[in-house]
RNA sequence: ACUGAAAAAGCCAAACCUCCCGUAAGAGAGGGACGGAAAGUCACGGGUUCUUAUCUCAAGAUCAGCCGGACUGCCGAGU
Numbered sequence: 001a002c003u004g005a006a007a008a009a010g011c012c013a014a015a016c017c018u019c020c021c022g023u024a025a026g027a028g029a030g031g032g033a034c035g036g037a038a039a040g041u042c043a044c045g046g047g048u049u050c051u052u053a054u055c056u057c058a059a060g061a062u063c064a065g066c067c068g069g070a071c072u073g074c075c076g077a078g079u
Base pairs, nucleotide, nucleotide: 001079002078003076004075011036012035016031017030018029019028021026034065040071041070042069044068045067046066047063049061050060051059052058
């Protein structure tokens, strides 16, 4: 550097419930685990969703646990 079989040290936390912010998509906190080896970070490309005006084009927003890409990182059999 590649790689992810088993495991260990730990980590994150879907659905759902409660509270709370937001017009909404959705965000935050607590509970809870379906899963995850980047489910860490970044809206850069594609895409999803929402809002506004318009009429299918535009603007703004949203999702990093949709797919790529960039940067960083734990552990370990093997190469």
Molecule: c-di-GMP-I-GGC riboswitch aptamer
Organism: Gammaproteobacteria bacterium